[in-house]
Small-subunit ribosomal RNA, 5' domain from an uncultured bacterium, 491 nucleotides, folded computationally. The coordinates come from a structure-prediction model, not an experiment, and the mean pLDDT is 88. It matches the Rfam family "Bacterial small subunit ribosomal RNA". The family is grouped with related families in Rfam's "SSU clan". Rfam links the family to the GO terms structural constituent of ribosome and ribosome.
Context: one part of a larger RNA
RNA sequence: GGAUGAACGCUGGCGGCGUGCCUAACACAUGCAAGUCGAGCGGCAGCGCGAGUAGUUUACUACUUGGCGGCGAGCGGCGAACGGCUGAGUAACGCGUGGGAAUUUGCCCCAAAGUGAGGAAUAACUGCCCGAAAGGGUAGCUAAUGCCGCAUAUGAUCUUCGGAUUAAAGGAUUUAUCCGCUUUGGGAGAAGCCCGCGUCGGAUUAGGUAGUUGGUGAGGUAAUGGCUCACCAAGCCGACGAUCCGUAGCUGGUCUGAGAGGAUGACCAGCCAGACUGGAACUGAGACACGGUCCAGACUCCUACGGGAGGCAGCAGUGAGGAAUCUUCCACAAUGGGCGAAAGCCUGAUGGAGCAACGCCGCGUGCAGGAUGAAGGCCUUCGGGUUGUAAACUGCUUUUAUGAUUGAGGAAUUUGACAGUAGAUCAUGAAUAAGGAUCGGCUAACUACGUGCCAGCAGCCGCGGUCAUACGUAGGAUCCGAGCGUUAUCC
Numbered sequence: 001g002g003a004u005g006a007a008c009g010c011u012g013g014c015g016g017c018g019u020g021c022c023u024a025a026c027a028c029a030u031g032c033a034a035g036u037c038g039a040g041c042g043g044c045a046g047c048g049c050g051a052g053u054a055g056u057u058u059a060c061u062a063c064u065u066g067g068c069g070g071c072g073a074g075c076g077g078c079g080a081a082c083g084g085c086u087g088a089g090u091a092a093c094g095c096g097u098g099g100g101a102a103u104u105u106g107c108c109c110c111a112a113a114g115u116g117a118g119g120a121a122u123a124a125c126u127g128c129c130c131g132a133a134a135g136g137g138u139a140g141c142u143a144a145u146g147c148c149g150c151a152u153a154u155g156a157u158c159u160u161c162g163g164a165u166u167a168a169a170g171g172a173u174u175u176a177u178c179c180g181c182u183u184u185g186g187g188a189g190a191a192g193c194c195c196g197c198g199u200c201g202g203a204u205u206a207g208g209u210a211g212u213u214g215g216u217g218a219g220g221u222a223a224u225g226g227c228u229c230a231c232c233a234a235g236c237c238g239a240c241g242a243u244c245c246g247u248a249g250c251u252g253g254u255c256u257g258a259g260a261g262g263a264u265g266a267c268c269a270g271c272c273a274g275a276c277u278g279g280a281a282c283u284g285a286g287a288c289a290c291g292g293u294c295c296a297g298a299c300u301c302c303u304a305c306g307g308g309a310g311g312c313a314g315c316a317g318u319g320a321g322g323a324a325u326c327u328u329c330c331a332c333a334a335u336g337g338g339c340g341a342a343a344g345c346c347u348g349a350u351g352g353a354g355c356a357a358c359g360c361c362g363c364g365u366g367c368a369g370g371a372u373g374a375a376g377g378c379c380u381u382c383g384g385g386u387u388g389u390a391a392a393c394u395g396c397u398u399u400u401a402u403g404a405u406u407g408a409g410g411a412a413u414u415u416g417a418c419a420g421u422a423g424a425u426c427a428u429g430a431a432u433a434a435g436g437a438u439c440g441g442c443u444a445a446c447u448a449c450g451u452g453c454c455a456g457c458a459g460c461c462g463c464g465g466u467c468a469u470a471c472g473u474a475g476g477a478u479c480c481g482a483g484c485g486u487u488a489u490c491c
Base pairs, nucleotide, nucleotide: 001491002490003489004488006487007486008485009484010483013363014362015361016360017359018358019356020355021321026319027318028317030316031315032314035078036077037076040075041074043071044070047069048068049067050065051064052063053062054061055060085274086273087272094199095198096197097196098195099194100193103191104190105189108187109186110185111184112183113182114181115180116150118148119147125140126139127138128137129136130135155166156165157164158163170179171178172177200246201245202244207237208236209235212234213233214232215231216230217229218228219227249271250270251269252268253264254263255262256261276297277296278295279294280293299310300309301308302307327353329352330351331350335349336347337346338345339344366396367395368394369393376387377386378385379384401428402427403426404425405424406423410418435480436479437478438477439476440461441460442459446475447474448473449472450471456463457462
C1' cells in the first nucleotide's frame, strides 16, 4: 500500500447493487416451513343447494333424506430421500483430477406383447369396555387402482437342455378416445462400487497389524470384495515416514503479489458429512431418513402419580455466550418444486419489502459576481498580518427535497406481492444536507496561551523538570470526505 462476513470512537443527506451469529453443533416460548388426489374406494362429521314433513301463510324455524355441489375423519396412490440449514465429525478414495467393471434405477422418452375369469379380508362405521390424558381393547358390517389364488406367456429367470417358474387394475367419458396397469428390451438422467495421481503440522510419535495379508469354499449384496463365516498358508504396511498425536469439511474460487509464491475457503456454485447424544433397522426405485419408527442416555414439559409428550444446525423470534451480526413482515404475481386429467391446492424454496454507512459504486450539501479587503476571532515588531471572495449584498439554477398531476415494464390472452414502484411533467424555494483525523522527524501541514518529568502523548525514534511547532485549549493550516480515525487479521 492493498484486503475484510469485521468491531470500537466521533459524525451522518440520498440512491443503486450486494452482505449481515466468524462466539455456545448452547438451550429454546409462539406461529408457520409437505402436502395433494373424490377422475382409485366405502362413505357423509360439518357447510351450501334441492326434495319431503311439521310449526301459523310469504318470510322464518325444527326435523328427515348422500338426491346434488362438495368434503372432516378413514382405506388407497404419489410425494415426503427434493428443496432449505449447518460444518460437529472426517487427514479419508472424503475431496480434486483422470480412468475402470462386477451393478441398480420410481417418474420421463422409444419399441414389442398383454390387460381373461374369480376369492378372502380390513379401516372407516355401529355397539360395549378401559384410561386423567396420550391412547387402547373387544364384537359385528363394508369397499377399492389395498391383498391373494387360477388362466394365459410374446418375453423374462433358472436349467441336468428334458423342462420348471413368473404378470396385470381399473377410472373418466361427449362413446371417440384419454389417463392408467403388467412383462420385456433400449435410452436419458441419477446413484452405488474399484483404481492411478494430488491433498496440513509433529520423529521430543519407529515400529504397526490376527479378519490382520493371501488362498479355497460358502453366505450375503443391486453389484466386486475378509463384506461375513469355516478351513488352509504366514503374510501385509513402514525413514519414499507406517502407526500414533494435534489441527482441519474438500474444491471452483477469494485476497495479495510483476510473477513465482504466500494466505484463505464468508456470500455464489459442485461434492461430502450431520440433524439433542449413541445405536438399530422398517418402508421404499431411492433413507439406515432434519420437521418418520424403535431402543438407550442427558435435558425440558404435562400428569388424576398409574403414565405420557418433545427435539429451530428450516423462516421469523427468545434467552445465553460475545467486541459483534436483522423483521415473530408481504405474496405465491414471476421462476422452480410436489400432487392432480384439469380447475386448482400446498410451497418461510423463491420473489419482494423492513432494519444496519457493514461493503462497493454514483449523486448532493449550490453557481457566478462581490474589497472600504466590513465586523468578530487569532497573531503582532502595534505599522500591520491572517481568517478572506470567505461573509454580507446582487444576479442565477433546482440535482436533491417537498407538494401536485400522471405513470411503464416485469405478463404470452387472464393473473402484479413489490407498489401507484421506476420514470415523466408542473409548482415552491438556496431552500432539507459536513464531518473526522492530523500538523517534531519518518509525513503534507505553526503560532499563542495553559501546564511544569506533573497532567499527559507515543507506530518507531522519542516529547514533558518555567521559552514545549511533540501534553491540553484556541486561531490557522494539511489530508480525506458521508465519512474519518483506531484496533484485529492476511499478503